[in-house]
RNA sequence: AGGAGCGUAGCUCAGUUGGUAGAGCAGCGGUCUCCAAAACCGCCGGUCCGGGGUUCGAAUCCUCGCGCUCCUGCCA
Numbered sequence: 001a002g003g004a005g006c007g008u009a010g011c012u013c014a015g016u017u018g019g020u021a022g023a024g025c026a027g028c029g030g031u032c033u034c035c036a037a038a039a040c041c042g043c044c045g046g047u048c049c050g051g052g053g054u055u056c057g058a059a060u061c062c063u064c065g066c067g068c069u070c071c072u073g074c075c076a
Base pairs, nucleotide, nucleotide: 001072002071003070004069005068006067007066010025011024012023013022019056027043028042029041030040031039049065050064051063052062053061
């Protein structure tokens, strides 16, 4: 330099044809217990990487960037 993939909650990840953004874990509160753990119930938590575009409507489609991973190549 070229090509491919990925970016969504604190972490690991879903998200169906473009139509209300979700799960588990973590955290917080409660029930239970002599206390704690476990279990159960509930709650909190989002600039869907950023800008622009298409559309009635975008996490999803298009485009330009940024970051990470992999492959190929070049220089040394």

Predicted 3D model of a 76-nucleotide RNA (transfer RNA) from a Dehalococcoidia bacterium. It was read from a public genome assembly. Its Rfam family is "tRNA". By type it is a transfer RNA. Rfam describes the family as follows. Transfer RNA (tRNA) molecules are approximately 80 nucleotides in length.